A computed fold for a 683-nucleotide part of an RNA from Saccharimonadales bacterium (SeqCode), annotated as large-subunit ribosomal RNA, domain II.
The organism belongs to Saccharimonadales (SeqCode), within Bacteria.
Model confidence (mean pLDDT): 86 of 100.
[in-house]
Context: one part of a larger RNA
């Protein structure tokens, strides 16, 4: 992993509501007792009948209170109780599995830790302590030599006892082995039996080690179905209607009460809710600067302090503030103004249960993005916090290559009909190689910014030009003079001056730039002439260019491939969805009618996406009760067809099977599995 079989909202009780029923100002027994096919006895209690007060109490009233005030809960429109079912709540293990834990009594030291007690072991070899003997030595000594002797947590090295490193083993030989290497090997060694310490304990040359493959506190039984605000699971079918992901308040923040949103049932209609008109509330959006701060230019001089001159009176001021007039701004915590939206009332329309009361049951309280108006943040985030709005959450079709939240657009069910929306309409791929005029050449279109630039297309202002513009060539471009100063020079051209003048002229700066040490040469303003018609600056915009490097392969048009099949502005076809429309079935439901008035059937409207959840109808399993069947001419079961229901299912036959099994009506439930790392078997 797959198959089979098991496998979770149960029961008891009190209470509230619905519901059927029976009795009714009154229902109704409880325990028991007596009977036995299920009945009758039994009224203790218990609810209603009247209520308010804390209470004594009074009573259609009664409490506060001095109070007849006021106010508060009542009566005056009496309806109850009992049983069965359905549904929610408490408690009870309470819809089911599930801890790590806690506490009680046991059981273990045959594993390991110590310790007692008795015994056992350590081949061989190696070094040679202390005393001791002799000699030397000395006054004795003390020393020194040569011997003997045999000490040691003393040395090598098996056994035994461990296990540093490496290599192999890791579903193994083994839930700690094996190999090759290593440390102890006379000792704080190493072992055998016996015994002694026990868990809120022991034992520990100390690692939180060990304590029977278990150790931050052992196992085993029981308290216990501990507890779990976790997680995981929860089994048939069809109908109706459907949310939430927010506020408050919490040792609350992935739990909860209460609200809000859903649903059933009641009662209620000038309801809601939209549209229009009137009247109204306001200080945002803009604006504006009076005010409250901040801030520009110019003016004028008014007042102040500074400075500076005066012995002082006072005078001066290229210095500061402040006022004043004037130009131009800025604000969430400015405001002489002020919207559109929102919101209130109220009159009319339109609209049909969508609205409000109560009443029973709920889920929700983790939300997303997109658009818009704001706060945080970097006017970052698929970012985070409000407001409005949408869709997705719980929505499927269609367009967006592909894609919960984008754009169209709300799937009852059929159908080889029909028109559409988004989007599209050369192929892939349904439908236009559509039809006017234009634009772009850059595959732009089909990714990106400051910034660049005689691309290119429209508009538009202004200057010059047959009295010849612009460009292109010829030709001149001079004299005072080398202006003055300055300098080493400084001659148009390092620098400073300057009413940068003058003269000759078609024209020609005391000179635009190159150049020279300075001169010297080029050259340009400026004119002449040759050509012969347009020429140059500048503003606005369309559409293009450059700016442009990235990771596995083109890979920034879904792809062929396109010069339009690209852009722009108009038009007119056509395709295009579960959308609308036909036809036709099924269902919920308003209204009308008609019947065998419970219900069905017609007609006639309006519904029928669905998570979490309410409601309502059903299937089908076991079993009782009462009834009817069926079966060796062949029952359950099992394997195939076939028929029929909207479905859960049902019926009917073939084939195996070989002794029991259905229909009806009403009852009870151990009552439906594919999911729980589910349990047990099997393969």
């Nucleotide at each position: 992993u797959c198959c089979a079989g098991c496998g979770a909202g149960u029961u008891a009780u009190u209470u509230g509501c619905g519901u059927a029923c029976g009795c009714a100002a009154g229902c109704u027994u409880a325990a028991g007792u007596c009977a036995u096919c299920u009945g009758a006895c039994g009224g203790a209690g218990g609810c209603a009948u009247a209520g308010u007060g804390a209470a004594a109490g009074c009573g259609a009233g009664c409490c506060u209170g001095a109070a007849u005030a006021g106010g508060g809960c009542g009566a005056a429109a009496u309806a109850g109780u009992g049983u069965g079912c359905g549904u929610a709540a408490a408690u009870a293990g309470a819809c089911c599995c599930g801890a790590a834990a806690c506490c009680a009594g046991g059981u273990g030291a045959c594993c390991u830790a110590a310790c007692c007690a008795u015994g056992g072991g350590c081949a061989g070899g190696u070094u040679g302590a202390a005393g001791c003997g002799c000699a030397g030595g000395u006054a004795a000594a003390a020393c020194u030599g040569c011997g003997u002797g045999g000490a040691g947590g003393a040395c090598c090295g098996a056994a035994c006892c461990g296990u540093a490193g490496c290599g192999a083993g890791u579903u193994g030989c083994a839930a700690c082995a094996c190999g090759c290497c290593c440390g102890g090997a006379u000792g704080a060694c190493c072992u055998g039996u016996g015994g002694u310490u026990a868990g809120c304990g022991g034992u520990g040359a100390a690692a939180u080690g060990c304590c029977a493959a278990u150790c931050g506190a052992a196992c085993u039984u029981g308290g216990a179905g501990a507890u779990a605000g976790c997680u995981g699971g929860u089994u048939c079918u069809c109908c109706u209607c459907g949310a939430a992901a927010u506020a408050g308040c919490u040792u609350u923040a992935g739990g909860g009460c209460u609200a809000g949103c859903g649903u059933u049932g009641u009662a209620c209609g000038c309801u809601a809710g939209c549209c229009g008109g009137u009247a109204g509330u306001g200080g945002u959006a803009g604006a504006g600067c009076u005010c409250u701060g901040u801030u520009u230019c110019g003016g004028a001089c008014u007042g102040g302090g500074g400075c500076c001159c005066g012995c002082g009176a006072g005078g001066g001021u290229a210095c500061c503030c402040a006022c004043c007039c004037u130009u131009g701004a800025c604000a969430c915590a400015c405001u002489a103004c002020g919207a559109a939206u929102a919101c209130u009332a109220c009159c009319g329309g339109u609209g049909g249960a969508a609205c409000u009361a109560c009443a029973g049951c709920a889920g929700u309280u983790a939300g997303a993005a997109c658009g818009u108006c704001g706060g945080g943040g970097c006017u970052a985030a698929g970012c985070u916090c409000g407001g409005c709005g949408c869709u997705c959450g719980a929505a499927a079709g269609g367009g967006a290559a592909a894609c919960a939240g984008c754009c169209c657009a709300g799937a009852u069910c059929g159908c080889c009909a029909u028109c559409u929306a988004a989007g599209g309409u050369c192929c892939c791929c349904a439908a236009a190689u559509g039809u006017a005029u234009a634009c772009u050449a850059a595959g732009u279109g089909g990714g990106a910014a400051a910034c660049g630039a005689g691309g290119u297309g429209g508009g538009g202002u202004u200057u010059c030009u047959u009295a010849a513009a612009c460009a292109a060539c010829g030709a001149g471009g001079a004299u005072g003079u080398u202006g003055g100063c300055u300098u080493a020079g400084a001659a148009g051209c390092a620098g400073c001056c300057a009413u940068u003048c003058a003269u000759u002229u078609a024209a020609a700066g005391a000179g635009u730039g190159c150049g020279u040490a300075a001169c010297a040469g080029c050259u340009c303003a400026c004119u002449c002439g040759u050509c012969a018609a347009g020429a140059g600056a500048c503003c606005c915009u369309g559409c293009g260019c450059g700016g442009a490097a990235a990771a596995u392969g083109u890979a920034a048009c879904g792809g062929g491939g396109c010069u339009a099949a690209g852009u722009a502005u108009a038009c007119u076809a056509c395709c295009g969805a579960a959308g609308a429309u036909g036809c036709g079935a099924a269902u919920u439901u308003g209204u009308a009618g008609u019947u065998u008035u419970u219900a069905a059937c017609u007609a006639u409207g309006a519904g029928u996406g669905g998570u979490a959840g309410a409601g309502g109808a059903g299937c089908g399993u076991u079993g009782a009760u009462a009834u009817u069947g069926c079966g060796u001419u062949g029952a359950a079961g099992u394997u195939g067809g076939a028929c029929u229901g909207u479905g859960a299912g049902g019926u009917c036959u073939g084939g195996u099977g070989g002794a029991g099994c259905g229909g009806u009506a009403u009852c009870a439930a151990g009552u439906g599995a594919g999911a729980a790392u589910g349990c047990u078997g099997g393969a």